[in-house]
Molecule: Lysine riboswitch aptamer
Organism: bovine gut metagenome
RNA sequence: GAUAGAGGCGCGGUGCUUAUAAGUAUCGGGGUCAAACCGCUUGAACGGUUCCCGUGAAAGGAAGUUCCGCCGAAACGUCGGAUAGUUUCAAGGCGUCCGCCGUUGGGCAAUGUGAGAACAUCUCAUUGACUGUCGCCUGCGGGCGGAGCGCUAUC
Numbered sequence: 001g002a003u004a005g006a007g008g009c010g011c012g013g014u015g016c017u018u019a020u021a022a023g024u025a026u027c028g029g030g031g032u033c034a035a036a037c038c039g040c041u042u043g044a045a046c047g048g049u050u051c052c053c054g055u056g057a058a059a060g061g062a063a064g065u066u067c068c069g070c071c072g073a074a075a076c077g078u079c080g081g082a083u084a085g086u087u088u089c090a091a092g093g094c095g096u097c098c099g100c101c102g103u104u105g106g107g108c109a110a111u112g113u114g115a116g117a118a119c120a121u122c123u124c125a126u127u128g129a130c131u132g133u134c135g136c137c138u139g140c141g142g143g144c145g146g147a148g149c150g151c152u153a154u155c
Base pairs, nucleotide, nucleotide: 001155002154003153004152005151008071010070011069012068013067015065016064017063018062027054028053029052030051035050036049037048038047039046040092041091042090043089044088045087074104075103076102077101079099080098081097082096083095085094086093105131106130108128109127110126111125112124114122115121133146134145135144136143137142
């Protein structure tokens, strides 16, 4: 340097099914026109509803399962760029995609922040034990420490 592997509730993606979202949004009919509220935030504009009856979704996220790709798998963060989405315009935010740099061995639990319709779930931070790996020490029971740009095997 090349190839092949290991960690385990291991990582990621696709399809299908199910629940939730929700009797919500939308649509139709009736009523009211005062005030208030709403359409991500601010400003301007435009539009709508609040009450009754009927109709009645979906996305994202989640669970199960099938198949596929894998072991910096992948995830996250600052910054920068793009954007056809978010009623119209402007600025910002969010969403999505790309790039540089940085952090994290892995999953789990608890607490808190943020996102979310949600007590589901996810993200981040801290703490805790568990687990794999290498180094040093060892009374051989274990102890301490490091990080995947690592470790093991073969050539």